The prediction has a mean pLDDT of 81. A computed fold for a 74-nucleotide RNA from Balbiania investiens, annotated as transfer RNA. NCBI's taxonomy places the organism under Eukaryota, Rhodophyta, Florideophyceae, Balbianiaceae, Balbiania. It matches the Rfam family "tRNA". The family's RNA type in Rfam is transfer RNA. The RNAcentral record of the sequence draws on ENA.

[in-house]
RNA sequence: GGCAGAGUAGUUUAGUUGGUCAGAACGUUAGAAUCAUAAUCUAAAAGUCGUAGGUUCGAAUCCUACCUUUGCUA
Numbered sequence: 001g002g003c004a005g006a007g008u009a010g011u012u013u014a015g016u017u018g019g020u021c022a023g024a025a026c027g028u029u030a031g032a033a034u035c036a037u038a039a040u041c042u043a044a045a046a047g048u049c050g051u052a053g054g055u056u057c058g059a060a061u062c063c064u065a066c067c068u069u070u071g072c073u074a
Base pairs, nucleotide, nucleotide: 001073002072003071004070005069006068007067010026011025012024013023019057028044029043030042031041032040050066051065052064053063054062
């Protein structure tokens, strides 16, 4: 240099042949329970879906460029 994969909540991730709230676990916070702590139970917060454009009535999902990262190859 060429090719391919990945990027979604603090962390690990689900969701793809575009459409009916962007979900889960762990973690965090508050409460319950306990003499107290842990475990347990309940609730809440936390996502501009890597960035910027494009297509579309509608994009996490399709297209283009770029960024980060992993691998293959000369």